[in-house]
RNA sequence: CUCUGAUAAAGGCAACUCCAUCGAAAGAUGGGGACGCAAAAUCACCGGUCUCAAGGGCCCGAGGCCCCAAGACAGCGGGAUUGCCGGA
Numbered sequence: 001c002u003c004u005g006a007u008a009a010a011g012g013c014a015a016c017u018c019c020a021u022c023g024a025a026a027g028a029u030g031g032g033g034a035c036g037c038a039a040a041a042u043c044a045c046c047g048g049u050c051u052c053a054a055g056g057g058c059c060c061g062a063g064g065c066c067c068c069a070a071g072a073c074a075g076c077g078g079g080a081u082u083g084c085c086g087g088a
Stems, first nucleotide, its partner, number of pairs: 002088004012037002016033007035075001041081003045078003048073003055067005
């Protein structure tokens, strides 16, 4: 440097849920506890998924339905960058 990964060692993160806050929502942040994770570290570049406020369309209507990300998901997959220990 490349490939690889345990039943090792030192560690790390934290699903889901409860409370509080932000947000239209998806979801995010903080605190508690762990489902799991060899990158469950970082990044929305590609695909995918979620929400649908603003905007648009339809219904004569309070309103309802549909479309749409500029929003979100890195613990959906790919990709990029970085990293501990061991084996070859």